[in-house]
Context: one part of a larger RNA
RNA sequence: GAUUGAACGCUGGCGGCAGGCCUAACACAUGCAAGUCGAGCGGUAACAGAGAGAAGCUUGCUUCUUUGCUGACGAGCGGCGGACGGGUGAGUAAUGCUUGGGGAUCUGCCCAGUCGUGGGGGAUAACCAUUGGAAACGAUGGCUAAUACCGCAUACGCCCUACGGGGGAAAGGAGGGGACCUUCGGGCCUUUCGCGAUUGGAUGAACCCAAGUGAGAUUAGCUUGUUGGUGGGGUAAAGGCCUACCAAGGCUGCGAUCCGUAGCUGGUUUGAGAGGACGACCAGCCACACUGGGACUGAGACACGGCCCAGACUCCUACGGGAGGCAGCAGUGGGGAAUUUUGGACAAUGGGGGAAACCCUGAUCCAGCCAUCCCGCGUGUGCGAUGAAGGCCUUCGGGUUGUAAAGCACUUUUGGCAGGGAAGAAACAGCUCGGGCUAAUAUUCCGAGUCAAUGACGGUACCUGCAGAAUAAGCACCGGCUAACUACGUGCCAGCAGCCGCGGUAAUACGUAGGGUGCAAGCGUUAAUC
Numbered sequence: 001g002a003u004u005g006a007a008c009g010c011u012g013g014c015g016g017c018a019g020g021c022c023u024a025a026c027a028c029a030u031g032c033a034a035g036u037c038g039a040g041c042g043g044u045a046a047c048a049g050a051g052a053g054a055a056g057c058u059u060g061c062u063u064c065u066u067u068g069c070u071g072a073c074g075a076g077c078g079g080c081g082g083a084c085g086g087g088u089g090a091g092u093a094a095u096g097c098u099u100g101g102g103g104a105u106c107u108g109c110c111c112a113g114u115c116g117u118g119g120g121g122g123a124u125a126a127c128c129a130u131u132g133g134a135a136a137c138g139a140u141g142g143c144u145a146a147u148a149c150c151g152c153a154u155a156c157g158c159c160c161u162a163c164g165g166g167g168g169a170a171a172g173g174a175g176g177g178g179a180c181c182u183u184c185g186g187g188c189c190u191u192u193c194g195c196g197a198u199u200g201g202a203u204g205a206a207c208c209c210a211a212g213u214g215a216g217a218u219u220a221g222c223u224u225g226u227u228g229g230u231g232g233g234g235u236a237a238a239g240g241c242c243u244a245c246c247a248a249g250g251c252u253g254c255g256a257u258c259c260g261u262a263g264c265u266g267g268u269u270u271g272a273g274a275g276g277a278c279g280a281c282c283a284g285c286c287a288c289a290c291u292g293g294g295a296c297u298g299a300g301a302c303a304c305g306g307c308c309c310a311g312a313c314u315c316c317u318a319c320g321g322g323a324g325g326c327a328g329c330a331g332u333g334g335g336g337a338a339u340u341u342u343g344g345a346c347a348a349u350g351g352g353g354g355a356a357a358c359c360c361u362g363a364u365c366c367a368g369c370c371a372u373c374c375c376g377c378g379u380g381u382g383c384g385a386u387g388a389a390g391g392c393c394u395u396c397g398g399g400u401u402g403u404a405a406a407g408c409a410c411u412u413u414u415g416g417c418a419g420g421g422a423a424g425a426a427a428c429a430g431c432u433c434g435g436g437c438u439a440a441u442a443u444u445c446c447g448a449g450u451c452a453a454u455g456a457c458g459g460u461a462c463c464u465g466c467a468g469a470a471u472a473a474g475c476a477c478c479g480g481c482u483a484a485c486u487a488c489g490u491g492c493c494a495g496c497a498g499c500c501g502c503g504g505u506a507a508u509a510c511g512u513a514g515g516g517u518g519c520a521a522g523c524g525u526u527a528a529u530c
Base pairs, nucleotide, nucleotide: 001530002529003528004527006526007525008524009523010522013377014376015375016374018372019370020369021335026333027332028331030330031329032328035080036079037078040077041076043073044072047071048070049069050067051066052065053064054063055062056061057060087288088287089286096213097212098211099210100209101208102207105205106204110201111200112199113198114197115196116195117194118152120150121149127142128141129140130139131138132137158166159165160164172193173192174191175190176189177188180187181186216258221251222250223249226248227247228246229245230244231243232242233241263285264284265283266282267278268277269276270275290311291310292309293308294307313324314323315322316321341367343366344365345364349363350361351360352359353358380410381409382408383407390401391400392399393398416466417465418464419463420462424457430450431449432448433447434446435445436444474519475518476517477516478515479500480499481498485514486513487512488511489510495502496501
């Protein structure tokens, strides 16, 4: 000199853009952060409508009862999603990361293609009854549905001893409808969304290899599933991944093993570069989710807001037993020099579910707080000497503050008030037209056109007008380094100090004042890196 996720002291007008627990991976009150689908199912707790019945009367209303009939929908069964998104950096020195390769793999939803979707069955929640428990939560009996579950048929690809043999699938829903059939429920046809098998792709994931990726030798030897082989098992898949047997190997001075430190990278910062230091925000990968262990489900987890076991801690309890996990967003206590609101909205972008409308979304977009960083603007402009008054200094003549003020003439950024006022919104949906499918001019799908609605921010940005210099300057320093000097006080005291050093009666070095210098909504100090 440059830099910072900074802190402290004094001071503080506005705007834009960013950032904000670096410490205790310490403990957490409260609220929210993952739901959705009735176009999978049986249904009907609540709300609304409609129908039926009854009562009251103001004779067309009110009240009550009832019917899932309709819109919808609590709880339940079922599907998809809770493996993404969000947080943190404890662990990890290599099962990680970075770069470059590899072959022995899987991949829900998505895209393209091929084939199929036939025929049956038995249950079970909800519900009802009885019942246990303080609760959490159950138990027994009975009824019922499905895109829940299980057989049968069929089988391209799959497996084996390959002539031959073996085992293995599926689910329906919604809309519309001319003939024909009908037990009036529908069958049947068709469109569409699904379902099963399979091929390829895309995306994602798993595995292997090489090199690189810190320190210590005051750590020199380490290793028995250890190193390799064979048989078997296991996995989506190669493999001591596991197991039985056999052999005795494998690593190491190019640093094994051990110890202590640490998430890695793109990058950030400094530097002319080489290099050094760092890894906040943003992005990629990894690891973790109270601590330790385990598997289940699933395309995917050994799963932050799932399950089981053990432990510590907290809470409830009727003492028998139960409940919990903010390193999600806010917020609290604690620790600390130190780090924000228990805010708004799904309007946009994105995600989950759904045919869609839509619902959910502390992701996200916004707002609030903080000079924490960077950038921009302002705190007026011009004229104004008799160089006013006051202050300070003085050789008492004067000098300086100083065109500074006053005064005169202007301007109105910012702030205040008033008015106007974008963009972020275009899709989906609706309607019309054309095309495809079709028995069909239904429905539906695709394309085009058209119309309407939708904004948290928001009293937005921005523009215009009004009044009025009106609302807006501090901080550090002045011995040398280093730009800037005098007076008074003090008297090796009080104090200063980055280094050299000042102070013991004339201190440009302490304190105050006047003056000056430097930066400026900041200025200094401390810490840290180069």
This is a predicted structure of a 530-nucleotide part of an RNA (small-subunit ribosomal RNA, 5' domain) from an uncultured bacterium.
RNAcentral holds the full RNA, with entries from ENA and SILVA.